[in-house]
């Protein structure tokens, strides 16, 4: 050059076209004499840029990262 995968909150994954979810991390509350734990809450997220579609994390096309294979 050229082929494959991947890319979702701070971190690690999930959802097979119809409200984006867990688990941990962080704030807050409660409990305690404080600390831990424990409980019960809140913040936050689809790589970019077009298309299909009543509807797109999810399908197509282009690009960018990274990772891998062929030579």
């Nucleotide at each position: 050059a050229c082929c494959c995968a991947a890319u979702u909150a701070g971190u690690g994954u999930a959802a097979u076209g119809g409200u984006a979810a867990c688990a941990c991390a962080a704030c807050g509350u409660u409990c305690u004499u404080c600390u831990a734990a424990a409980u019960c809450g809140u913040u936050a997220g689809a790589c970019a840029a077009g298309g299909u579609u009543c509807g797109a994390a999810u399908c197509c096309u282009u690009g960018a990262u990274u990772g891998g294979g062929u030579g």